Notes: Predicted 3D model of a 99-nucleotide RNA (SAM riboswitch aptamer (S box leader)). Model confidence (mean pLDDT): 81 of 100.

RNA sequence: AACUUAUUAAGAGGAGUGGAGGGAACAGGCCCUGCGAAACCCAGCAACCUACUAUAAAGUGUGGUGCUAAUUCCUGCGGUAUAAUCCGAAAGAUAAGAU
Numbered sequence: 001a002a003c004u005u006a007u008u009a010a011g012a013g014g015a016g017u018g019g020a021g022g023g024a025a026c027a028g029g030c031c032c033u034g035c036g037a038a039a040c041c042c043a044g045c046a047a048c049c050u051a052c053u054a055u056a057a058a059g060u061g062u063g064g065u066g067c068u069a070a071u072u073c074c075u076g077c078g079g080u081a082u083a084a085u086c087c088g089a090a091a092g093a094u095a096a097g098a099u
Stems, first nucleotide, its partner, number of pairs: 001099001003097006013042002016040002021032003026076004043068003048064002051060003072091001077088003
C1' cells in the first nucleotide's frame, strides 16, 4: 500500500513549552483560533488487542494502539422531480486479522 471484519450520536483538558494556523483530501458552506492554532509535554477518556480476576456474564486498567470543539462539523451519491427531514451507500478514521 490494497484486502477482510467490527465500530464510528457516548466519553475525556491544563494557569506547562510553543507562536499562527486548524477542522483528512477536493468543491461548497459553517466554524475554532493572539481570551493563544498546529506540534510537544503532562493529565485524562475509552476498552479494539493484550495481561490479570471470574464457571459465565462481566470486571480491573498491566502492556500495545487510539482518542480528548462542534454527529466523522455539515453537504456532495441513492431512495427522490424540488426543499426539508429521515434512511442507506460511498469516502475517511480507528482496531484486529490475513497477503
The model forms 94% of the base pairs in the Rfam consensus.